[in-house]
Context: one part of a larger RNA
Molecule: large-subunit ribosomal RNA, domain IV
Organism: Desulfobacter sp.
């Protein structure tokens, strides 16, 4: 110096991203214990007192219950009985230490906000949460040979279950709620009309020539093969026509206006499927920004409460609150310290000689 322990004057978080690390706190009995609350909790809330040893009381309360003794229904029976252990708590005196839960082990507590309702669950080896699940809430399929899923298929789970079941989405206890839009995607329902495959369907057309013309090149050319395929028939789909947002999703502009000034309840114009409704709001979301106020400090980019100009909050991608609960985050406040002002000492173990 380095590891691991101890112990420090005064002070006491002044240290740091941050009280990380130590320290304090502890056990048991009584006392007493707030705001909220879903009335259980919260709460071991906070805060206090008291704890050792001898002795009386004391043969102590109170347990346990032998032996004997009765009693009949003769039984591991009942009743009496109390011998023997075992044994608090309280009160009165008194005794020793620096200390009496005399050593070990053994909650620091309180305020406030924010997310998650809670217990549960996760990155085996950098991440335990506000991530996931949860009950509870909604939609949507599914009639049973059920939907769905695995397998080529037989088959199998679903289920030896039956719509109070069973799949699949999305939300997340509770409480108050949960607004407008079906113009685009989806999805359901519909079926006039359009479009429209395979298939049907054959008009029409190629090639060949038996055979007919022709001196001849070479022309026509039946039937049958064979080639091309017109127009008509033809489902779902899609176009259309309607429902449906706890379905994907979406939810403006400008310009003017009151008797000081601002401000706009009112008015005018554009646009659109419809223009954000309650709640909340500089927010786990605010750029500007350390917005502005007010609180705490002596001093506060950060916190708590207000405002509302929401860059870019908003309602089951849930909106707002919420008691409890949390190795979760945020501020602050007793208490407590070598965390520091600012080092110092001691042990034991390493480096080093």
């Nucleotide at each position: 110096c380095c590891c691991u322990g101890g112990u420090u004057a005064a002070g006491g978080a002044a240290c740091u991203c941050g009280g990380c690390a130590a320290a304090a706190u502890a056990a048991c009995a009584c006392c007493g214990u707030a705001a909220c609350u879903u009335c259980g909790g919260g709460a071991g809330a906070a805060g206090g007192u008291g704890u050792g040893c001898c002795u009386c009381u004391a043969u102590u309360a109170g347990g346990u219950g032998a032996a004997g003794c009765g009693u009949u229904u003769u039984a591991c029976a009942u009743g009496u009985g109390g011998a023997g252990c075992c044994g608090a708590a309280g009160g009165g005196g008194g005794c020793c230490g620096c200390a009496g839960a005399g050593a070990a082990a053994u909650g620091g507590c309180g305020g406030u906000a924010g997310c998650g309702a809670c217990u549960g669950u996760u990155u085996a080896c950098u991440a335990a949460a506000a991530a996931c699940a949860u009950a509870g809430g909604a939609c949507u399929c599914u009639g049973c040979u059920a939907a769905g899923u695995c397998g080529u298929a037989a088959g199998a789970c679903g289920a030896u279950g039956u719509a109070u079941a069973g799949g699949g989405u999305c939300u997340g206890a509770c409480g108050c709620c949960u607004g407008c839009c079906c113009g685009g995607u989806g999805c359901u329902g519909g079926a006039a009309g359009g479009u429209u495959a395979a298939g049907g369907g054959g008009a029409u057309u190629u090639g060949u020539u038996a055979g007919g013309g022709g001196u001849a090149a070479c022309c026509c050319g039946a039937a049958g093969c064979u080639u091309u395929g017109a127009a008509c028939c033809g489902a779902a789909g899609c176009c259309c026509c309607a429902g449906u947002a706890a379905a994907c999703g979406g939810c403006g502009g400008c310009c003017g206006u009151a008797a000081c000034u601002a401000u706009a309840a009112c008015g005018g114009u554009c646009c659109u499927a419809a223009g954000g409704u309650a709640g909340c709001g500089a927010a786990a979301u605010u750029c500007c920004u350390u917005g502005u106020c007010g609180g705490g400090u002596a001093a506060g980019u950060u916190c708590c409460g207000a405002c509302c100009u929401g860059c870019a909050c908003g309602a089951a991608u849930g909106g707002c609150g919420u008691a409890a609960c949390g190795a979760c985050u945020u501020c602050c406040g007793c208490a407590c310290u070598g965390u520091c002002u600012c080092a110092a000492c001691c042990a034991g173990g390493g480096a080093c000689u």